A computed fold for a 75-nucleotide RNA from a Desulfuromonadales bacterium, annotated as c-di-GMP-I-GGC riboswitch aptamer. Of the family's consensus pairs, 90% are formed in the model. The prediction has a mean pLDDT of 85.
RNA sequence: UUCGAGAACGGCAAACCCGGGGCGACCCGGCGACGCAAAGCCACGGGUCCCACGAGGAUCGCCGGGCUGCCGAAA
Repeated sequence: UUCGAGAACGGCAAACCCGGGGCGACCCGGCGACGCAAAGCCACGGGUCCCACGAGGAUCGCCGGGCUGCCGAAA
């Protein structure tokens, strides 16, 4: 620098259910693993969704982009 293997240290945690917050999309905690090689962070572009329709909001586990990082392999 490139790559991600029926390898591996370590990690994250969908749905359901329980508690809490929010008008809502959805968020937080617990439980639990469907999955993830950035499923770490950023709403920057697009998409989708919500609304009290505003120069509003949700989603980065929809895609792209930016920044950062673990393990390993190859050169």